[in-house]
RNA sequence: AAAAGAUAAAGGCAAACUUAUCGAAAGAUAAGGGCGCAAAGCCAUAGGGUCUAAGGUGUUUUUAUGGGUAUACUCCUGCACUAUGAUAGCCUGGCUGCCACU
Numbered sequence: 001a002a003a004a005g006a007u008a009a010a011g012g013c014a015a016a017c018u019u020a021u022c023g024a025a026a027g028a029u030a031a032g033g034g035c036g037c038a039a040a041g042c043c044a045u046a047g048g049g050u051c052u053a054a055g056g057u058g059u060u061u062u063u064a065u066g067g068g069u070a071u072a073c074u075c076c077u078g079c080a081c082u083a084u085g086a087u088a089g090c091c092u093g094g095c096u097g098c099c100a101c102u
Base pairs, nucleotide, nucleotide: 002102005099012037013036017032018031019030020029021028022027035089041095042094043093046092047091048090049087050086051085055082056081057080058079059078066075067074068073
């Protein structure tokens, strides 16, 4: 320097879940927690996939009717597409990194 993880050593990260906060949501952050991870380190302005749909578009739903209630009142009130949002612990890719072996 390259490639690379069977057994180690020193460590690291932190799934689900709980609490708090932010957010329309997906989700994110912090604390607890530990499913797992040889990059579960970083990059979403490298590409693909996946998730969400505030806003937008289209269609249609709705207004009606019906339900609950003594009345007042109250409940139900749709579907599809779309990222500028999210996901690096989905994959590929890029950059960086500890130790062992060769």